[in-house]
Context: one part of a larger RNA
RNA sequence: CUGGGCGUAAAGGGCGCGUAGGCGGCCCUCUAAGUCGAACGUGAAAUCCCCGGGCUCAACCCGGGAACUGCGUCCGAGACUGGAAGGCUCGAAUCCGGGAGAGGGAUGUGGAAUUCCAGGUGUAGCGGUGAAAUGCGUAGAUAUCGGGAAGAACACCCGUGGCGAAGGCGGUUCUCUGGGACGGUACUGACGCUGAGACGCGAAAGCGUGGGGAGCGAACAGGAUUAGAUACCCUGGUAGUCCACGCCGUAAACGAUGGGCACUAGGUGUGGGCGGUGUCGACUCCGUCCGUGCCGAAGCUAACGCAUUAAGUGCCCCGCCUGGGGAGUACGGCCGCAAGGCUAAAACUC
Numbered sequence: 001c002u003g004g005g006c007g008u009a010a011a012g013g014g015c016g017c018g019u020a021g022g023c024g025g026c027c028c029u030c031u032a033a034g035u036c037g038a039a040c041g042u043g044a045a046a047u048c049c050c051c052g053g054g055c056u057c058a059a060c061c062c063g064g065g066a067a068c069u070g071c072g073u074c075c076g077a078g079a080c081u082g083g084a085a086g087g088c089u090c091g092a093a094u095c096c097g098g099g100a101g102a103g104g105g106a107u108g109u110g111g112a113a114u115u116c117c118a119g120g121u122g123u124a125g126c127g128g129u130g131a132a133a134u135g136c137g138u139a140g141a142u143a144u145c146g147g148g149a150a151g152a153a154c155a156c157c158c159g160u161g162g163c164g165a166a167g168g169c170g171g172u173u174c175u176c177u178g179g180g181a182c183g184g185u186a187c188u189g190a191c192g193c194u195g196a197g198a199c200g201c202g203a204a205a206g207c208g209u210g211g212g213g214a215g216c217g218a219a220c221a222g223g224a225u226u227a228g229a230u231a232c233c234c235u236g237g238u239a240g241u242c243c244a245c246g247c248c249g250u251a252a253a254c255g256a257u258g259g260g261c262a263c264u265a266g267g268u269g270u271g272g273g274c275g276g277u278g279u280c281g282a283c284u285c286c287g288u289c290c291g292u293g294c295c296g297a298a299g300c301u302a303a304c305g306c307a308u309u310a311a312g313u314g315c316c317c318c319g320c321c322u323g324g325g326g327a328g329u330a331c332g333g334c335c336g337c338a339a340g341g342c343u344a345a346a347a348c349u350c
Stems, first nucleotide, its partner, number of pairs: 003322004007304002012318001014201003021194003025088003029084003033081002035077003039073004049065006091191001092188001094186001095184003103177003108172002110154001114150004119145003125136002162169002206247006215241002220236004258317006266295011278283001299306002323350003332343004
């Protein structure tokens, strides 16, 4: 240097942006670094291999040949890779158009419900469970009526519906803002793909400071259950859950499936765009592009299953795996306020 792999057996980085690097469309010309060929020089001897010979054989030794797959110089080739110049438009980007969308930020606002407060009606219970009890209630609860306050979440619509790179995003108004798809000509002319590091984003829980606190509710207390019950059930209840700013940086961060491009039977549903046929129209049908489901051909797979949204057939780039335990641990380093995170062994043992 080389192998085989990564949906479920060990193995896809949580996600993006992008640096170096790797890889890179069509045509023509030049160049000749890579590449290919010829010649020459060199590639010591010994060793290895072939032929022959000498010790009675062999090991060993002697002679000859081949080989030493390399390097250098020079001449030549010009397909492919690279380099230089020019051109192209299919890749990529820009422009215009309309429309869909819980995409993101900020602001205001709405109703239902819950709890609490004050009041009216009203009286002996309510609540809770498998059954109970703790608890609440004659200081008037529960129930009910109208009034007030607060915080949090947005029923129906809601849909293997939509949007987002992922995490994730659902009342509504206004405002600011991002991206992709579709249609159209125009324009730039390979400007591309991937991406070690770096940088950014990143559920929940947790942390710091300040606020807020209705409901829920780790811890905690009590009541039950039980042999016990540090639980499951019940009554309470603090952090927290919410907001602002700053940390943390993890996850069954999952499609347990990295990204890009191309190619490879179909059937059926659904979201969005455009075009066409028919129609007064709603709309119907057909075509096309993008997304999202189901079922299945070939093929693949250990099987399960996957199957134009591939786990099929190929190419490019990154990440990762290499028996179980020890261990995602110790040590060291970096990061963090801490909790801890990232990187990451060995002895020993089966």

Small-subunit ribosomal RNA, central domain from an uncultured bacterium, 350 nucleotides, folded computationally. The prediction has a mean pLDDT of 88. The full RNA is in RNAcentral, with records from ENA.